[in-house]
Record summary:
Predicted 3D model of a 72-nucleotide RNA (transfer RNA) from Fundulus diaphanus. The RNAcentral record of the sequence draws on ENA. It matches the Rfam family "tRNA". By type it is a transfer RNA.
């Protein structure tokens, strides 16, 4: 310089066009003399960024920024 892969909650991750979700973390209750555990409840995201198509984009479609890797 060219291509591929990835980037989605504080961690690790699923969602491949029609409500943005799980598991741990965390807060709060209940239970215990108290603490773990268990049980119930809950909060948290500009889907890396810009734009574009689309009734509708975390998904398609162009740019681009971060990492790995591969060919030169």
């Nucleotide at each position: 310089g060219c291509a591929u892969u990835a980037g989605u909650a504080g961690c690790u991750c699923a969602g491949c066009g029609c409500c943005a979700g799980a598991g741990c973390c965390c807060c709060g209750g209940u239970c215990u003399u108290g603490u773990a555990a268990a049980c119930c409840g809950g909060a948290u995201g500009u889907c890396g960024a810009g734009g574009g198509u689309u009734a509708a984009a975390a998904u398609c479609c162009c740019u681009u920024c971060u990492a790995a890797u591969g060919c030169u």